[in-house]
Molecule: transfer RNA
Organism: Polyrhizophydium stewartii
RNA sequence: GCUUCGGUGGUGUAGUGGUUAUCACAUCAGCUUUACACGCUGAGAGUCGUGGGUUCAACCCCCACCCGGGGCA
Numbered sequence: 001g002c003u004u005c006g007g008u009g010g011u012g013u014a015g016u017g018g019u020u021a022u023c024a025c026a027u028c029a030g031c032u033u034u035a036c037a038c039g040c041u042g043a044g045a046g047u048c049g050u051g052g053g054u055u056c057a058a059c060c061c062c063c064a065c066c067c068g069g070g071g072c073a
Stems, first nucleotide, its partner, number of pairs: 001072007010025003018056001027043005049065005
C1' cells in the first nucleotide's frame, strides 16, 4: 500500500430503513436479614467511532477519515 471483519451505557452484547436502541453483568435506591451475601422490585447511565451524503425517515444504505484484529504484498 491492497483486501476483509469490527467500533453501540462502566464492561460484554442484540439490533439488515419506521414508536422511547435490547439483554446480561456492574453501579445506586428500596424490600428482605441482627448484619452481610443471595433473592425480589425500581432507577440512573448511550451525542450508536468522526464528518458528510442518500431518504419523508438512518445504529442500519453510500463516501471519506480515525482506531483495532485477520490476510496479501